Transfer RNA from a Methanobacteriota archaeon, 74 nucleotides, folded computationally.
It matches the Rfam family "tRNA". Rfam classes the family as a transfer RNA.
NCBI's taxonomy places the organism under Archaea, Methanobacteriati, Methanobacteriota.
RNAcentral holds the sequence, with entries from ENA.

RNA sequence: GCCACCUUAGCUCAGUCUGGUAGAGCGUCUGACUUGUAAUCAGAAGGUCUUGGGUUCGACUCCCAAAGGUGGCU
Numbered sequence: 001g002c003c004a005c006c007u008u009a010g011c012u013c014a015g016u017c018u019g020g021u022a023g024a025g026c027g028u029c030u031g032a033c034u035u036g037u038a039a040u041c042a043g044a045a046g047g048u049c050u051u052g053g054g055u056u057c058g059a060c061u062c063c064c065a066a067a068g069g070u071g072g073c074u
Base pairs, nucleotide, nucleotide: 001073002072003071004070005069006068007067010026011025012024013023020057028044029043030042031041032040050066051065052064053063054062
């Protein structure tokens, strides 16, 4: 230098293919249970979906560019 893939909650990831209310597990907080803790159960909070632009009635999703990361080739 070229090619491919990835970027979504504190962490690990799904959702994208087929545009139409953003989710799961773990973690955190509150409550129940317990002599107390753990475990278990119930509930809650937590997101500019990497950034900018475009298409569209409507974009995490499609298109373009940029940034960061991983791998491959040279």